[in-house]
């Protein structure tokens, strides 16, 4: 040189203008500070935090499954054996149990775990006879991934061990309207005559009303059997969880440790709304790609995946393009 194998980063810079959120000032106008990611994503694990439930154990159910660690926890992550692929770096692997028991073993074959196939032997029936039926012995060749061996499968069912209460930030907690309804308490007319009816009641006229409407009074009017006052519990709304001290972030050429990881020590504070901001031109560099040019160099165009929403730690999966370290095989050359 060329094929790989394992890792780890970056994923446009820098200025202007104009605009968004949020916090800090600031009577103001306005100044100043943060402002997406490696997955912020899928919502598959696992915690943190709320609520509810709970003595203790079991049963259902759901997970996991060598051995050690490491962690707040894990199905995650190191390490080792082991099995399997690959010359080889290396990569995969639910890797406990097939004498508890149950179902599974396609296609071929007689037969797939139940039994038995040919030839052949032995009794016994039938047949005039080659022979043919029935039971016992005895079991090939062949088929097939596996042929009777206490087979194979447990990511079938099951047993063993171990773990797992449920629901989730739309948890939960605070405050708290306006209707309705729940309870207290206080106001309030319910008179009188006719008619109709057996009666219950009903119409009609007077008369009497607390409270309402006519904007606030007062007087009129006009409606009128409820009406005000307090408490409570729920809705709507609002705050707070929830974003500065944490399982926090970077950094060490330190210490234990093979390693994950943990310690020390320095430094820093790093989005955050609530139908939900983080963004648009523009110029300059820098990179791809195309076009012109002998060349410098000019021009055109591009830059993926995605996008926080209570917070972490994993896994999975997407991702133009780039950058880099150890490691392998096989070829040359010295």
């Nucleotide at each position: 040189g060329a094929a790989g194998c394992a890792g780890g980063c970056c994923g446009g810079g820098c200025a202007g203008u104009c605009g968004c959120g949020c916090c800090g000032c600031g009577c103001g106008a306005g100044c100043g500070g943060c402002g997406a990611g490696g997955a912020a994503g899928g919502u598959c694990c696992g915690g943190a935090c709320u609520c509810c439930a709970c003595a203790g154990g079991g049963c259902a159910g759901g997970g996991u499954g060598a051995c050690g660690g490491c962690u707040a926890a894990c199905g995650g992550c190191c390490g080792u054996g082991c099995g399997c692929g690959g010359u080889g770096a290396c990569g995969c692997g639910a890797c406990g149990a097939a004498c508890a028991g149950g179902g599974c073993c396609a296609c071929a074959g007689a037969g797939a775990c139940g039994a038995g196939u040919a030839u052949g032997c032995g009794c016994g029936g039938c047949g005039c006879g080659a022979g043919c039926c029935g039971c016992g012995c005895g079991g090939a060749c062949g088929u097939g991934a596996a042929a009777c061996g206490c087979g194979g499968c447990a990511a079938c069912c099951u047993c063993c061990a171990c773990c797992c209460g449920g629901a989730g930030c739309a948890a939960c907690a605070c405050c708290a309207a306006a209707u309705a309804g729940g309870c207290a308490g206080g106001c309030g007319a319910g008179g009188g005559c006719g008619c109709c009816g057996c009666a219950a009641g009903g119409c009609g006229c007077c008369g009497g009303g607390a409270g309402c409407g006519c904007g606030g009074c007062c007087c009129g009017c006009g409606c009128g059997a409820g009406c005000c006052u307090g408490c409570g519990g729920g809705u709507a709304g609002g705050u707070g969880g929830c974003a500065c001290c944490g399982a926090g972030c970077c950094g060490g050429a330190c210490c234990g440790g093979u390693a994950a990881c943990g310690g020390c020590c320095g430094g820093c504070c790093c989005a955050g709304a609530g139908g939900a901001a983080u963004g648009a031109c523009u110029g300059c560099c820098a990179c791809g790609u195309c076009g012109g040019g002998c060349a410098a160099c000019c021009g055109a165009u591009g830059c993926a995946c995605a996008g926080a929403a209570u917070c972490c730690g994993g896994c999975c999966u997407a991702c133009a393009g780039g950058c880099u370290u150890g490691c392998u095989u096989c070829g040359c050359c010295c």
Molecule: Bacterial RNase P class A
Organism: Betaproteobacteria bacterium